RNA sequence: UCAUCAAGACCGGCUGAGGGUCAGGCCCUGAGACGCCGGGGCAACCUGCGGGGGAUUCGCAACCCCCGAGAAGGUGCCAAUUCCUGCGGGAACCAAGGUUCACCGACAGAUGA
Numbered sequence: 001u002c003a004u005c006a007a008g009a010c011c012g013g014c015u016g017a018g019g020g021u022c023a024g025g026c027c028c029u030g031a032g033a034c035g036c037c038g039g040g041g042c043a044a045c046c047u048g049c050g051g052g053g054g055a056u057u058c059g060c061a062a063c064c065c066c067c068g069a070g071a072a073g074g075u076g077c078c079a080a081u082u083c084c085u086g087c088g089g090g091a092a093c094c095a096a097g098g099u100u101c102a103c104c105g106a107c108a109g110a111u112g113a
Base pairs, nucleotide, nucleotide: 001113002112003111004110005109010039011038012037013036014035018028019027020026022086023085024084025083040078041077042076045074046073047072049068050067051066052065053064054063082108087105088104089103090101091100092099093098
C1' cells in the first nucleotide's frame, strides 16, 4: 500500500484469579478464567496443482485476470459481528431532552499478501 473481517472450528494436562489490550456497557470465569504445553479441528490469504481467458511470443516458457480441486507446504484462527458503543451522517419515533436500527462512512484494530 492492497484485500478481507455477520460464516467456520475444542479436548486433555499444568497452574490458580482474573479475562474480553483504553473507557462505559454487557458478557466469560473456582462446574477453573488468563496463560503455557500436548493433541484435535476450522479456514483457501500465499506457494504449489488443474482448467479457461487476456496480452505477448518462435513457442501457454515467463506475465496478468477468472474459475476449480485440495489442508501437501507457508501463515492464520478455534466465546459472543473486530462482543457492542466511542467520531461523522442517515432513517424511524418523540413536545423536548432523547431513544432505537443486522443502516452508511470514517478512525482504530486483526489477518494475509
The RNA shown here (SAM riboswitch aptamer (S box leader)) has 113 nucleotides and comes from a marine eukaryotic metagenome. The coordinates come from a structure-prediction model, not an experiment, and the mean pLDDT is 82.